Record summary:
A computed fold for a 72-nucleotide RNA from Mus musculus, annotated as transfer RNA. Rfam family: tRNA. Rfam links the family to the GO term triplet codon-amino acid adaptor activity. NCBI's taxonomy places the organism under Eukaryota, Vertebrata, Rodentia, Myomorpha, Mus.
RNA sequence: GGGGUUAUAGCUCAGUGCUAGAGCACUUGCCUAGUGUGUAGGAGGCCCUGGGUUCAAUUCCCGGUACCACCU
Numbered sequence: 001g002g003g004g005u006u007a008u009a010g011c012u013c014a015g016u017g018c019u020a021g022a023g024c025a026c027u028u029g030c031c032u033a034g035u036g037u038g039u040a041g042g043a044g045g046c047c048c049u050g051g052g053u054u055c056a057a058u059u060c061c062c063g064g065u066a067c068c069a070c071c072u
Base pairs, nucleotide, nucleotide: 001071002070004068006066007065010024011023012022013021026042027041028040029039030038048064049063050062051061052060
């Protein structure tokens, strides 16, 4: 330099054109002599960024940024 992949909750990851979930973590109640486990809840994300298409975009298209591996 080139063509690609990925970007969603604190972490690891799903997901779909009609404003989004799981596990772990955090937190509250119950349980226990206590811890742990268990159990019922809760909080936490305008889906990397700027445009475009669309009635409607996290999703499709283009540019940018960052990460990853590959080719030279």

Description: The coordinates come from a structure-prediction model, not an experiment, and the mean pLDDT is 82.